Overview
Predicted 3D model of a 71-nucleotide RNA (transfer RNA) from Candidatus Berkelbacteria bacterium CG06_land_8_20_14_3_00_43_10. Rfam family: tRNA. By type it is a transfer RNA. Rfam's curators write: Transfer RNA (tRNA) molecules are approximately 80 nucleotides in length. The prediction has a mean pLDDT of 84. The source organism's lineage runs through Bacteria, Bacteria candidate phyla and Candidatus Berkelbacteria.
[in-house]
RNA sequence: GGGUCUGUGGUGAAGUGGCAUCACGUGGGUCUCCAAAACCCGAGUCGGGGGUUCGAUUCCCUCCAGACCUG
Numbered sequence: 001g002g003g004u005c006u007g008u009g010g011u012g013a014a015g016u017g018g019c020a021u022c023a024c025g026u027g028g029g030u031c032u033c034c035a036a037a038a039c040c041c042g043a044g045u046c047g048g049g050g051g052u053u054c055g056a057u058u059c060c061c062u063c064c065a066g067a068c069c070u071g
Base pairs, nucleotide, nucleotide: 001070002069003068004067005066006065007064010024011023012022013021018054026042027041028040029039030038047063048062049061050060051059
């Protein structure tokens, strides 16, 4: 240089055009003499930009970052 793939809460993941979901973590509460455990409630996420569409995490283009293959 060429090619393929990936990018979603703090972390790991699911999500094939119509409410963004789960686990762990985290904050608060209940319980306890205190803590742990358990239970309840909450906050927090679609890499950036543009396009298509009534509607985009999803489809298209481009950029950025990473991984792999190849020369």